[in-house]
Predicted 3D model of a 75-nucleotide RNA (transfer RNA) from a Rhodospirillaceae bacterium. The prediction has a mean pLDDT of 84. Rfam family: tRNA. Its family is annotated with triplet codon-amino acid adaptor activity in the Gene Ontology. The family's RNA type in Rfam is transfer RNA. The RNAcentral record of the sequence draws on ENA.
RNA sequence: GGGCGGUUAGUUCAGCGGUAGAAUGCACCCUUGACAUGGGUGAGGUCACAGGUUCGAUCCCUGUACCGCCCACCA
Numbered sequence: 001g002g003g004c005g006g007u008u009a010g011u012u013c014a015g016c017g018g019u020a021g022a023a024u025g026c027a028c029c030c031u032u033g034a035c036a037u038g039g040g041u042g043a044g045g046u047c048a049c050a051g052g053u054u055c056g057a058u059c060c061c062u063g064u065a066c067c068g069c070c071c072a073c074c075a
Base pairs, nucleotide, nucleotide: 001071002070003069004068005067006066007065010024011023012022013021018055026042027041028040029039030038048064049063050062051061052060
């Protein structure tokens, strides 16, 4: 330098044009003599960033950044 994949809640990941979700963690409540387990409720997100397409973009297109893998070049 070229190619491919990834970036979404604190963490691990779904979702793939039409209101952003799960598990786990966190707070509170129920259950216990107490703890653990279990059950319930709730908070938590500029969907990496910037532009474009569209009535509408997390999703499609372009560029940039970062992470991973492969290839090539130089020495």